[in-house]
Context: one part of a larger RNA
RNA sequence: UGACGGGGGCCCGCACAAGCGGUGGAGCAUGUGGUUUAAUUCGAAGCAACGCGAAGAACCUUACCAGGUCUUGACAUCGAUCUAAAGGCCCUAGAGAUAGGGAGAUAGUUAUAGAGAAGACAGGUGGUGCAUGGUUGUCGUCAGCUCGUGUCGUGAGAUGUUGGGUUAAGUCCCGCAACGAGCGCAACCCUUGUCGUUAGUUACCAGCAGUAAGAUGGGGACUCUAACGAGACCGCCGGUGAGAAGCCGGAGGAAGACGGGGAUGACGUCAAAUCAUCAUGCCCCUUAUGACCUGGGCGACACACGUGCUACAAUGGUCGGUACAGAGAGAAGCGAAGCUGUGAAGUGGAGCGAACCUCAAAAAGCCGAUCGUAGUCCGGAUUGCAGUCUGCAACUCGACUGCAUGAAGCUGGAAUCGCUAGUAAUCGCAAGUCAGCCAUAUUGCGGUGAAUACGUUCUCGGGCCU
Numbered sequence: 001u002g003a004c005g006g007g008g009g010c011c012c013g014c015a016c017a018a019g020c021g022g023u024g025g026a027g028c029a030u031g032u033g034g035u036u037u038a039a040u041u042c043g044a045a046g047c048a049a050c051g052c053g054a055a056g057a058a059c060c061u062u063a064c065c066a067g068g069u070c071u072u073g074a075c076a077u078c079g080a081u082c083u084a085a086a087g088g089c090c091c092u093a094g095a096g097a098u099a100g101g102g103a104g105a106u107a108g109u110u111a112u113a114g115a116g117a118a119g120a121c122a123g124g125u126g127g128u129g130c131a132u133g134g135u136u137g138u139c140g141u142c143a144g145c146u147c148g149u150g151u152c153g154u155g156a157g158a159u160g161u162u163g164g165g166u167u168a169a170g171u172c173c174c175g176c177a178a179c180g181a182g183c184g185c186a187a188c189c190c191u192u193g194u195c196g197u198u199a200g201u202u203a204c205c206a207g208c209a210g211u212a213a214g215a216u217g218g219g220g221a222c223u224c225u226a227a228c229g230a231g232a233c234c235g236c237c238g239g240u241g242a243g244a245a246g247c248c249g250g251a252g253g254a255a256g257a258c259g260g261g262g263a264u265g266a267c268g269u270c271a272a273a274u275c276a277u278c279a280u281g282c283c284c285c286u287u288a289u290g291a292c293c294u295g296g297g298c299g300a301c302a303c304a305c306g307u308g309c310u311a312c313a314a315u316g317g318u319c320g321g322u323a324c325a326g327a328g329a330g331a332a333g334c335g336a337a338g339c340u341g342u343g344a345a346g347u348g349g350a351g352c353g354a355a356c357c358u359c360a361a362a363a364a365g366c367c368g369a370u371c372g373u374a375g376u377c378c379g380g381a382u383u384g385c386a387g388u389c390u391g392c393a394a395c396u397c398g399a400c401u402g403c404a405u406g407a408a409g410c411u412g413g414a415a416u417c418g419c420u421a422g423u424a425a426u427c428g429c430a431a432g433u434c435a436g437c438c439a440u441a442u443u444g445c446g447g448u449g450a451a452u453a454c455g456u457u458c459u460c461g462g463g464c465c466u
Stems, first nucleotide, its partner, number of pairs: 007466007015456002019419005026310008034301002042053002064296007073121001077120002081115003089102005123285002126283003132279002134274003137270001139268001144183006150159003163174003189262004194230007204219002208217002233256001236250005299438001312412001316371007328359003333352002338347003378409001383404007425448007
């Protein structure tokens, strides 16, 4: 000077408390450990690994294993030399890689294309994240971290940055051997909430005509769209405070004291993570630790843990009728009406590069009917059969549909998690990846919509002074 203390003081945070809903028990999904295996590729490891890298493992991916193959190589540059080229198509052998043969005739008239010996070299998802760059997590959106000059101290250092108030904030005020400054805070940016101006199609429809229908004529009011502005500043009033900063209440206002949300992450910490995104030093392999192919594996299963989904029912299940979103996506695409099928789907092909057409039915809700507390008309695992679709190909190992089957489960021990408002809870919708999909995931979107906070003694984490 720091760090630490079951030392002290002050303060904060869903940290506790007050509440609501979960996890831990069941079945299943998914990740991990372990075990197994020819292989079950590799990484991630308290918080900050474990629905994580992976925004999608049937082949491919793929890095792993078995077998079959290649050795200047699958890829790059140079290369003596050669060619009416390569690619595509057909036949034969083969699991294929590959090997052999054939047809066809296009560009081009010179190597710019292809082949190519020897050799230089390629290649490595091989090792080291404790040799590194870059990127990222975390403390933490916590309020801190420093510098110049001056002053003090022999010096390490101190001061400033401490103190009295105040704030979400080292925010601001006052004081002070300090005076200033920088990185952070805040603001500037995006979005949402109100109003105005401009504009009016594909959006809108008050009045007029008109219709099955904002179809159409028309309108520029309203909604909306999207550009520019206005608006909020403790500005006004009262109280309080040190004639301060500020704090409390009120008015007006769509909004009130940072209005809500996002982006934004200081100096640094953890030899934190990543050599498998990429780049890269050094080491290692070079007829193999490189490359190609077929099949398998990454999907195993006594078990253990994490994260989820679905339930255990009546605030519910089933059946019929009926209403209201937002945000997205679409051309090798979205695919309507109609018809066929119990259905997945098939057929069909209108319209649409989309405020126009389509995906598209929102669901919970509301109105009726039924079930009557039962392992049930709850629950749907598991299994059998029959199908649909994608795709060379669904055996290992896809999703979906129909019929049948109908397991555990009657609210979950110790313990533990999330959340303070349009939040929790609950309901559905969309997108990325993607041929298809193991998505119950992730990222967004809207619908319905609570309870509680006395307080800071205690638990955890953090800040300042000592």
Predicted 3D model of a 466-nucleotide part of an RNA (small-subunit ribosomal RNA, 3' major domain) from an uncultured bacterium. Rfam family: Bacterial small subunit ribosomal RNA. Model confidence (mean pLDDT): 87 of 100. The full RNA is in RNAcentral, with records from ENA and SILVA.